[in-house]
RNA sequence: CCCUCCAUAGUUCAGCGGUAGAACGCUCGGCUGUAGACCGAGAGAUCCCCGGUUCAAAUCCGGGUGGGGGGA
Numbered sequence: 001c002c003c004u005c006c007a008u009a010g011u012u013c014a015g016c017g018g019u020a021g022a023a024c025g026c027u028c029g030g031c032u033g034u035a036g037a038c039c040g041a042g043a044g045a046u047c048c049c050c051g052g053u054u055c056a057a058a059u060c061c062g063g064g065u066g067g068g069g070g071g072a
Stems, first nucleotide, its partner, number of pairs: 001071007010024004018055001026042005048064005
């Protein structure tokens, strides 16, 4: 320098044009002598940044930034 993949909740990941989800973690309640386990409820993400397409973008397109892999 070139090609390619990834970036979404505190963490690990789903979601590939039309309401942003799960598990774990966290908070509250139940249960228990207490705690854990278990059960119920809740909070928590302007979807890495800028621009474009569209009635509508996490999703499609262009350019950046950061990270992984490959090539020279």
A computed fold for a 72-nucleotide RNA from a Candidatus Woesearchaeota archaeon, annotated as transfer RNA. The prediction has a mean pLDDT of 84. The sequence is in RNAcentral, with records from ENA. NCBI's taxonomy places the organism under Archaea, Nanobdellati, Candidatus Woesearchaeota. It matches the Rfam family "tRNA". It is annotated as a transfer RNA.